[in-house]
RNA sequence: CUGGCGGCGUGCCUAAUACAUGCAAGUCGAGCGAAGCACUUCGGUGCUUAGCGGCGAACGGGUGAGUAACACGUAGGUAAUCUGCCCUUAAGACGAGGAUAACUAUUGGAAACGAUAGCUAAUACUGGAUAGUAUAUAAGAUCGCAUGAUUUUAUAUUUAAAGAUCCCUCAAAGGAUCACUUAAGGAGGAACCUGCGGCGCAUUAGCUAGUUGGUGAGGUAACGGCUCACCAAGGCGAUGAUGCGUAGCCGGACUGAGAGGUUGAACGGCCACAUUGGGACUGAGACACGGCCCAAACUCCUACGGGAGGCAGCAGUAGGGAAUUUUCGGCAAUGGAGGAAACUCUGACCGAGCAACGCCGCGUGAAUGAUGAAGUAUUUCGGUAUGUAAAAUUCUUUUAACAGGGAAGAAUGUCUAUGGUAGGAAAUGACCGUAGAGUGACGGUACCUGUUGAAUAAGCCCCGGCUAACUACGUGCCAGCAGCCGCGGUAAUACGUAGGGGGCAAGCGUUAUCCGGAAUUAUUGGGCGUAAAGGGUGCGUAGGCGGCAUAUUAAGUCUAAGGUUAAAGUGCGGGGCUCAACCCCGUGAUGCCUUGGAAACUGAUAAGCUUGAGUAUGGUAGAGGCAAGUGGAAUUUCAUGUGUAGCGGUAAAAUGCGUAAAUAUAUGAAGGAACACCAGUGGCGAAGGCGGCUUGCUGGGCCAUUACUGACGCUGAGGCACGAAAGCGUGGGGAGCAAACAGGAUUAGAUACCCUGGUAGUCCACGCCGUAAACGUUGAGUACUAAGUGUUGGGGUUACCCAGUGCUGAAGUUAACACAUUAAGUACUCCGCCUGAGUAGUACGUACGCAAGUAUGAAACUCAAAGGAAUUGACGGGAGCCCGCACAAGCGGUGGAGCAUGUUGUUUAAUUCGAAGAUACGCGAAGAACCUUACCAGGUCUUGACAUCCCGUGCAACGCUAUAGAGAUAUAGUUGAGGUUAACACGGUGACAGGUGGUGCAUGGUUGUCGUCAGCUCGUGUCGUGAGAUGUUGGGUUAAGUCCCGCAACGAGCGCAACCCUUAUUGCUAGUUACCAUCAUUAAGUUGGGGACUCUAGUGAGACUGCCAGUGAUAAAUUGGAGGAAGGUGGGGAUGACGUCAAAUCAUCAUGCCCUUUAUGACCUGGGCUACAAACGUGCUACGAAUGGCUAUUACAAAGAGAUGCUAAGCCGCGAGGUGGAGCUAAUCUCAUAAAGGUAGUCUCAGUUCGGAUUGGAGUCUGCAACUCGACUCCAUGAAGUUGGAAUCGCUAGUAAUCGCGGAUCAGAAUGCCGCGGUGAAUACGUUCUCGGGCUUUGUACACACCGCCCGUCAAACCACGAAAGUUUGUAAUAUCCAAAACCGGUGGCCUAACCGCAAGGAGG
Repeated sequence: CUGGCGGCGUGCCUAAUACAUGCAAGUCGAGCGAAGCACUUCGGUGCUUAGCGGCGAACGGGUGAGUAACACGUAGGUAAUCUGCCCUUAAGACGAGGAUAACUAUUGGAAACGAUAGCUAAUACUGGAUAGUAUAUAAGAUCGCAUGAUUUUAUAUUUAAAGAUCCCUCAAAGGAUCACUUAAGGAGGAACCUGCGGCGCAUUAGCUAGUUGGUGAGGUAACGGCUCACCAAGGCGAUGAUGCGUAGCCGGACUGAGAGGUUGAACGGCCACAUUGGGACUGAGACACGGCCCAAACUCCUACGGGAGGCAGCAGUAGGGAAUUUUCGGCAAUGGAGGAAACUCUGACCGAGCAACGCCGCGUGAAUGAUGAAGUAUUUCGGUAUGUAAAAUUCUUUUAACAGGGAAGAAUGUCUAUGGUAGGAAAUGACCGUAGAGUGACGGUACCUGUUGAAUAAGCCCCGGCUAACUACGUGCCAGCAGCCGCGGUAAUACGUAGGGGGCAAGCGUUAUCCGGAAUUAUUGGGCGUAAAGGGUGCGUAGGCGGCAUAUUAAGUCUAAGGUUAAAGUGCGGGGCUCAACCCCGUGAUGCCUUGGAAACUGAUAAGCUUGAGUAUGGUAGAGGCAAGUGGAAUUUCAUGUGUAGCGGUAAAAUGCGUAAAUAUAUGAAGGAACACCAGUGGCGAAGGCGGCUUGCUGGGCCAUUACUGACGCUGAGGCACGAAAGCGUGGGGAGCAAACAGGAUUAGAUACCCUGGUAGUCCACGCCGUAAACGUUGAGUACUAAGUGUUGGGGUUACCCAGUGCUGAAGUUAACACAUUAAGUACUCCGCCUGAGUAGUACGUACGCAAGUAUGAAACUCAAAGGAAUUGACGGGAGCCCGCACAAGCGGUGGAGCAUGUUGUUUAAUUCGAAGAUACGCGAAGAACCUUACCAGGUCUUGACAUCCCGUGCAACGCUAUAGAGAUAUAGUUGAGGUUAACACGGUGACAGGUGGUGCAUGGUUGUCGUCAGCUCGUGUCGUGAGAUGUUGGGUUAAGUCCCGCAACGAGCGCAACCCUUAUUGCUAGUUACCAUCAUUAAGUUGGGGACUCUAGUGAGACUGCCAGUGAUAAAUUGGAGGAAGGUGGGGAUGACGUCAAAUCAUCAUGCCCUUUAUGACCUGGGCUACAAACGUGCUACGAAUGGCUAUUACAAAGAGAUGCUAAGCCGCGAGGUGGAGCUAAUCUCAUAAAGGUAGUCUCAGUUCGGAUUGGAGUCUGCAACUCGACUCCAUGAAGUUGGAAUCGCUAGUAAUCGCGGAUCAGAAUGCCGCGGUGAAUACGUUCUCGGGCUUUGUACACACCGCCCGUCAAACCACGAAAGUUUGUAAUAUCCAAAACCGGUGGCCUAACCGCAAGGAGG
């Protein structure tokens, strides 16, 4: 959220909080007296009941607060006990007495409840008799593990009783039943004791004075310090006492393969409790849920004096809470109390009610049914899905409704009648039968039959993966989802809705809790080199474990039997409700105890053994330890001499020292500390650690040989000892070094690194500290498991053996790295330690310490990780190798000026848009006056400027002319070759057109860049758990992953190279428009001619490290040389691997989605893109001048273009140009004079005869049109600029630099772009550095990959834990004071029926 039925179960987990109301324990007249009522044959009978009396009320029912305990469970014990009713057996029940309630009278009080006087009964009460038991004493017998028990006899003492009803009978007597007394036994119940078992904390380690024991007494049903007196000083505890916290325990329940873990609802057993605390009384039984007394809190009544109450019984109420039911029916059944019985009582119980709370069962229909209807959803528009689903047809009737029938649960007891059995004189009675009467809350329920009719009955969750199930729309990191991973930022199978689908189903989903998966506390069944984890090291106590062989024992162990393990449950086998759930019957099972048996192993005992361990003997190495002595070198200081201006220090300096004589040097002296060389993965030691030499004392090891002891061993919680450096205390010492400190530098700063000084300290003695990356990050011991090699010590027959210390490696192990006889291998024994990260080795507590601090050692809270090893990349102010106009070496520029051009910014009605480090910025744009044009203003159109379809019309459209207008447009007129299926135009209709509107982060295509860098991959194989590796690495070499060699790799692909174009040489072929040597000819290759040359353009040749020599591995290759036009890719171009940058472009084009549709579309005129304070990029022209400017004159190109075109000659103009028109569809004609250069002259170093901007005037050309806004010409004007700061760009040869020429676009408009040729350098030692790139290697906490990651403070908000003036409360302990009820005892007072006594009085109360 939803909801049809039935059966069987279950239902305050929280406040053991407080409770209104009703009920939950009474019964007996056959114990007793009395009263009342009814009936009466007046004799009585029946009924009711307050009281006395008996039994019951200690059961049944509830709850789980307390309790960590003999409370519970289990197994035992009581020779240490009690027991009403019940059963069995035996005996008895005699004879007396005095009271009292009820009642009556008087009386107190509000009430509750009493007081006094008087009367009365009993199965109430009290003596006496009898009997046994019991107690005491004495003497025996039997038995037991012990204390002791049982029993016989004798004596003494003490103690019992009750009637009622019925039968018989004249009566007495007798009998029966129930009740009563005593004794013995039983059953059931209760009590006590003991072994074992089951929670947490050691940051709880010591606890205990009635405490532990003894003797005696008291007390109890009974044992016992249970209590008391005295005596002793014990008792418990790391196998966890004591304390604190938590908790009812169990059978069982849930889960799990099991071992376990969690739990203790219902049902059953035990315990505890009854508002809280204490106490006893009565009784067989209680310290008593519905009894009593006291205290306390709370509630109620009250006349204020005083009283009453206890739902954790059943219902129910309030409260608390996420949350848990009716103030029901009945005693019919089962069970209980009383009774002789009938019967009464029974919220136990049986039933019903409420709740889908759980389990189980049933139903909500079945069959046929295609045009695959409609609707809905989707669609590629064809369809597809819902879907045989529906409708329709034919059936059925469980359930619900109605009607009819209708159980089982009931049989005992009782009563009536009757039969039998035993006993009895008989009767009643007892027991066993037979027949009859009569008893049902549930309930007219279960069940059965009939009638009607598909009729009355389906939801919930999910659909990204885990996990079964997909699409559309909406939304757009919003709203939201989410168990984990994660989803959502405009195409969401993850959000919301819909359609469809999946799952379960009267339920479904969520939440909470427990177990599982989790071998993630590991007994089964984990670990500790680097992930968390070996104690710093040794000695050693308790404990654990322990060599060989014999005997005994039987604790462990194994085995058999017996007892027990309540019932229920669970397993198995049956049975009953239609099935099932549920219920019934039978039978198993773990544990504990007892008894018998076995003796291998473990344990115990006894006596042995020698191999483990140890001792003795002989050798041996050593920085092992402690103490004393002693030596030289060096530093420093002091004294003296020589000597003079510096020394010292650093990357460079300065502080510092020095003319008061330093440093340096020589001699002498003092003092302290440390011991060069030898010196070594060498030695010794438990570890820390130990280094000159000598001596003394002393510990341990190793080797060898025989002898001895005889398991004496290993480990080791606590404990004890040792324990680097620093530090602390006391006293010495102090040369050097050197925290702190001071000064100088460095730096943004520099509390640092560097320098100059310098105190504690470092050293010694004694005493503390007790920690380190105390590390092999590897605990100790024993045994076993391939080798090789170095080294130290010892022995040896020179084969080798033993003990250390290293390296490489087998098997094996390991997550990998790695370890590997010195294990991290294979096993055993013992100890220590670990269980996500942070908080944190922190806080608190405790112990130690002089202190510093050390040891032990958490939690709240936060996160979904933290961590290990290895892999591939990327990165590094890591390493190695290599390359590039990358640097260097050079040449010329940019950055300064003016202008051109692009961009930013600003401005504007608009200055359309894009491009943005390299890889935007003379870029898209190979050319904005209109057009272009996308922008702005104004004027216009709305099926449209453009496409398709439909309808209608047309002697039309187009064109031309005229008018209006800025034009679009509108109106009017008009021609006719064309058209009339209209293909053209107009009008109309809607589908649609249109969009340079958005998204390049939805895309295709295209492009830039790394980079023409040499790389990028694949198949198979092999290696690795895997990611991956190998190949592709290595040695050489190259421009090259180019080639060679080697190699667990062998091959292959995309790249490199080559193939293509061009250029450089040349052969052949071909000569027109090109060429002209020879022969003619001309002004001129102009013409004839020639085919030699140049050239053209087709086809060939040529270059391959081919040849020679050196180097090299004899290879690849490289160096030099020859020849050659060209030599090692000859020069240039085209050609761009896998990929990177969410690089650029939706404005070339195409395109998804979104947006727009009288406008974001279309047309027109004008304007704008050309603005101008400023900044940047790219260029042009210059200056610097004489390598120049100007004037005159004179040579030599290549490559192109040309029919709306190029345009010659000639003429005009100073010129741009005009005129002119030859030639040319082009090796023919034209553009078209190439320029720098050469020659000659002039200028003479200046803002100039440099430079040309700007401006004025006059023109030319293109074009409808040069105002905004074109280019060019002439005259005049003549700005800045004298070589450019920091910085930065290009270029290695026909290159840079410099000089002109052409073309595309184009009406016109290049300093840009794309091409062409002319002249024509300098330099490269080299790879240290800068930038970029390639390969190998190394480190990494990076992987969005260093433009990474990441630390701390601060700000704001929030969370957790603290502090805080105060305020309030709980728990526990110790000491002391007050102290209720109650019980035991003592004493005193008062009162007093039974018995004794003549009385007084006594016993007793």
Molecule: small-subunit ribosomal RNA
Organism: uncultured bacterium